[in-house]
FMN riboswitch aptamer (RFN element) from Bifidobacterium felsineum, 152 nucleotides, folded computationally.
Its mean pLDDT, the model's own confidence on a scale to 100, is 82.
RNA sequence: UGUUAGUUUCAGGGAAGGUGAAAUUCCUUACUGGCGGUAACUGUGCACCCGGGGUUCAUAACGGGAACGCGCAGAAGCCCGCGACCCGCGAAAGCGGCUGAUCCGGUGAGAUUCCGGAGCCAACGGUAUAGUCCGGAUGGAAGAAACGAGGG
Numbered sequence: 001u002g003u004u005a006g007u008u009u010c011a012g013g014g015a016a017g018g019u020g021a022a023a024u025u026c027c028u029u030a031c032u033g034g035c036g037g038u039a040a041c042u043g044u045g046c047a048c049c050c051g052g053g054g055u056u057c058a059u060a061a062c063g064g065g066a067a068c069g070c071g072c073a074g075a076a077g078c079c080c081g082c083g084a085c086c087c088g089c090g091a092a093a094g095c096g097g098c099u100g101a102u103c104c105g106g107u108g109a110g111a112u113u114c115c116g117g118a119g120c121c122a123a124c125g126g127u128a129u130a131g132u133c134c135g136g137a138u139g140g141a142a143g144a145a146a147c148g149a150g151g152g
Stems, first nucleotide, its partner, number of pairs: 001151001006147005015029004030132002032122002034082004041074006048065004077120002086097004102118005124135003
């Protein structure tokens, strides 16, 4: 150095009311958004501009501005990919399959990402029909962080 083996830890959010014999499932209103990527947005370091200060001249601290350039950080439930769930095969490890939902307007060279508006989606089993309750699950996992013999 953080590349290779390996180790450890972490890794999902959200509800009230009404009707009813019965619903946290219907109705009304509300609320939630896993992981990686991209991202014209936001912030910011350098460079830049102004001030400041000092010197023979210039340089520093410090203060402010700005966001075209280089870099860093954050940023999408419905854009791309992945995980979970489910199905098949298998003794197992594992392999294969399946895998939800967005439009309109604005700006612009460029936006399903920015701004405005209106929508839509959410595994399986249980139960009065479930994204929000209970259960498989004190599970698994996309992945994240830290450590890291040896090697270079």